The prediction has a mean pLDDT of 81. The RNA shown here (transfer RNA) has 72 nucleotides and comes from a Patescibacteria group bacterium. Rfam family: tRNA. Lineage of the source: Bacteria > Bacteria candidate phyla.

RNA sequence: GCGCCCAUAGCUUAACGGAUAGAGUAAUGGAUUGCGGAUCCAUUGAUCCCGGUCCGAUUCCGGGUGGGCGCG
Numbered sequence: 001g002c003g004c005c006c007a008u009a010g011c012u013u014a015a016c017g018g019a020u021a022g023a024g025u026a027a028u029g030g031a032u033u034g035c036g037g038a039u040c041c042a043u044u045g046a047u048c049c050c051g052g053u054c055c056g057a058u059u060c061c062g063g064g065u066g067g068g069c070g071c072g
Base pairs, nucleotide, nucleotide: 001071002070003069004068005067006066007065010025011024012023013022018055027043028042029041030040031039048064049063050062051061052060
């Protein structure tokens, strides 16, 4: 340099183009406990960036950024 794949909560990850973007874990608060752990309840928290298509984009298209793999 070229090709392919990936990018969603702190982390792991769902989402035929139409749900209030869903869960697990973590964090916080509460219940429980002699204290803690476990368990239960509640809360907080996310679509890598810029454009385009579309009535509507996490999803499709173009460019960029970052990561992985392969080729040279």